[in-house]
Molecule: Bacterial RNase P class A
Organism: Bacteroidales bacterium UBA4459
RNA sequence: UCAACAGGCCGGCCUGUCGCUCCCGUAAGGGGGAGGAAAGUCGGGACAACACAGAGCACCAUACUUCCUAACGGGAAGGCUUCUCGUUUAAACGAGAUGACAGCCAGUGCCACAGAAAAUUACCGCCGAUGUUGCAGUUUGCUGCAGCAGGUAAGGGUGAAAACGUGGGGUAAGAGCCCACGCUGCCUGGUGGUGACAUCAUGCAGGGGUAAACCUUAUGGGUUGCAAGGCCAAAUAUGCCGGCGUUUAAGGGCUGCUCGUCCGAUGCCGGCGGGUAGGCUGCCAGAGUUAUGCAGUAAUGUAUAACCCAGAUAAAUGACAGGUGCCCGUCCGAUCGAUUUCGGGCGGAGACAGAAUCCCGCUUAUAAGCCUGUUGAACAU
Repeated sequence: UCAACAGGCCGGCCUGUCGCUCCCGUAAGGGGGAGGAAAGUCGGGACAACACAGAGCACCAUACUUCCUAACGGGAAGGCUUCUCGUUUAAACGAGAUGACAGCCAGUGCCACAGAAAAUUACCGCCGAUGUUGCAGUUUGCUGCAGCAGGUAAGGGUGAAAACGUGGGGUAAGAGCCCACGCUGCCUGGUGGUGACAUCAUGCAGGGGUAAACCUUAUGGGUUGCAAGGCCAAAUAUGCCGGCGUUUAAGGGCUGCUCGUCCGAUGCCGGCGGGUAGGCUGCCAGAGUUAUGCAGUAAUGUAUAACCCAGAUAAAUGACAGGUGCCCGUCCGAUCGAUUUCGGGCGGAGACAGAAUCCCGCUUAUAAGCCUGUUGAACAU
């Protein structure tokens, strides 16, 4: 210098014409109009409706510590585990990454294959002190050999993992059985730290793993979501009420019969109620944006000033034209010279993606350019 990868920043600007949408205005006209993720809808909250005396159990979630926050399973700082790199004889220290990081020393369970045994284990090996059987010897006291019962986790072998490690003593052979040094865990106490924890001392213990096995402990959790919820309300149909009609060719009660009257049927008109389409609201001044100062290692908090910055509903935020910034290629010029600096001409490239109640996070996508790191290559010294 180039390439690849990873992380971070940024997500260009201005003008005109024609449109779309919202607001102001009688009108002319004026003003506002997507994002860092508007995405996934994963976590939390605001808001709303319904539910709810109190307590326990069940169920679900979370799980090192302190802090931040309206809240969180989010964030900041720190502790510890494991791994890598560097310095180093080592110990140790530094840097980076990593972990569902409470508890298998509460209890219960499980541990494929291999292996004798995966937790009261004996396959090979070692021993056979003790007990016992046989044989031989014998000074008749015992001794030797072989075997059985039995002892043994030092060695071999299996496995991801085999009963604290190394060395010595000890023993029949062995074994923390004993000793020295070391490792791990727990109890108690001291010191440092808000704390996780670190470190020191005394004592005790040494039987693996697994809690994204049941479980135990601690903390938290009512349900549903703006299609929540509130308001207005057409046509048509229906329910109730009122008025005016109609029927010897609906019917019934009063009565022996007729008239009458009452109930009822039916038509028209009006009113009321629920409710559909539709409309309004919720719905955009807020955990708000920008700048600066202060406090804090930081997340974040706070003070002051300025600002008002989308509300569409089948869903507006677009199209065209011009200029310009960054970048790339190429050409020309300036300069002692230049691929490198400066100026100019021409041409070219730029992603992921689009609000739908709002806010805070997380995750994922992302061109060109810029910054940092790692790896590789080339060249020069």